This is a predicted structure of a 98-nucleotide RNA (TPP riboswitch aptamer (THI element)). The coordinates come from a structure-prediction model, not an experiment, and the mean pLDDT is 76. The RNAcentral record of the sequence draws on Rfam.

RNA sequence: CUCAAGCUUUAGGGGUGUCUACAGAAAUGUAGGCUGAGAUUUUACCCUUUGAACCUGAUCUAGAUCACACUAGCGUAGGAAAAAGUGAGAUGACUUCA
Numbered sequence: 001c002u003c004a005a006g007c008u009u010u011a012g013g014g015g016u017g018u019c020u021a022c023a024g025a026a027a028u029g030u031a032g033g034c035u036g037a038g039a040u041u042u043u044a045c046c047c048u049u050u051g052a053a054c055c056u057g058a059u060c061u062a063g064a065u066c067a068c069a070c071u072a073g074c075g076u077a078g079g080a081a082a083a084a085g086u087g088a089g090a091u092g093a094c095u096u097c098a
Stems, first nucleotide, its partner, number of pairs: 001092001002090002006086005011048004017034007054079003060073004
């Protein structure tokens, strides 16, 4: 000199499923359960190119479950939203000495 976890500030992107009960003509609403960071509101949670946050494929495939992207595949597939500061620490480069 470089890289860099974490933190701070500002800006932006994203998701909100499934089951049970009650109400309702229905759409849907209320309450409870499951998984999860997040499943109606917290101004939260996650993610921002080193991009699996999230979308398409997908009314997908296999295994589970009361049920469900619940788990795995799909996925060295295609898309997808930024900068600055500080900086534990670490590697590398260069120089010098032994």